This is a predicted structure of a 76-nucleotide RNA (transfer RNA) from a Deltaproteobacteria bacterium.
[in-house]
């Protein structure tokens, strides 16, 4: 320098052909227990990497960036 893949709560990770974002872990509260763990119930937590565009409607499509990873080339 060129090409490819990935980016979604604190972490991991889903989302049919575009139709109001699952689940698990963790956190908080409660129950159970002598206490804690396990287990059970409930709750909070998301500008879906950024900026534009298309569309009635975008996590999903298009463009340009940013970050990480991989491959190739280049330099030594």
């Nucleotide at each position: 320098u060129g090409g490819g893949c990935u980016g979604u709560g604190g972490u991991c990770g889903a989302a049919u052909u575009g139709g109001c974002a699952a689940g698990a872990c963790g956190u908080c509260g409660g129950g159970u227990u002598c206490u804690g763990g396990c287990c059970c119930c409930g709750a909070a937590g998301g500008u879906u990497c950024u900026a534009g565009g298309u569309u009635c409607g975008a996590g999903u499509c298009c463009u340009a960036g940013c970050a990480g990873c991989c491959c190739a080339a280049c330099c030594a």
The sequence was found in a public genome assembly. The source organism's lineage runs through Bacteria, Pseudomonadati, Myxococcota and Myxococcia.